[in-house]
Predicted 3D model of an 87-nucleotide RNA (c-di-GMP-I riboswitch aptamer) from a soil metagenome.
Its Rfam family is "c-di-GMP-I riboswitch aptamer". Gene Ontology term of the family: cyclic-di-GMP binding. Rfam describes the family as follows. GEMM was predicted in a large-scale screen for bacterial structured RNA regulatory elements.
The RNAcentral record of the sequence draws on MGnify.
The coordinates come from a structure-prediction model, not an experiment, and the mean pLDDT is 83.
RNA sequence: GAUAAAGGCAAACCCGUCGUGAGGCGGGGACGCAAAGCCAGGAGUCCUCCGCGCAGUUGUUGGCGCAAGGAUGGUCCAGCUGCCGAA
Numbered sequence: 001g002a003u004a005a006a007g008g009c010a011a012a013c014c015c016g017u018c019g020u021g022a023g024g025c026g027g028g029g030a031c032g033c034a035a036a037g038c039c040a041g042g043a044g045u046c047c048u049c050c051g052c053g054c055a056g057u058u059g060u061u062g063g064c065g066c067a068a069g070g071a072u073g074g075u076c077c078a079g080c081u082g083c084c085g086a087a
Stems, first nucleotide, its partner, number of pairs: 001084001008033002013028006031074001037080002041077003044072005051066004
C1' cells in the first nucleotide's frame, strides 16, 4: 500500500461439541480483513461457579456490594513474525 500477481484468513447464521457463563473448538458459510498471523503487557468491553458481606424469608428464590478468577487479538495500543514490490 496499487483496478498488480500469487495466495491467505473467515463475520453473522446453521450443525456438532466443551464450558455455570462470557466464550472456545470442529464442519458448513462469507460480512469483511494488508497482518482479521502469533501474543492477554496496558486500556476498554463482557462473564462469574466458588468465597465474604448486606437486605429479605415459614421455606424457596432472586437482588446489591466486595474480593478473586475468567473471556475478548475481527475494540484499541504495545511486542514478535510474514507474501509482493507500482506510485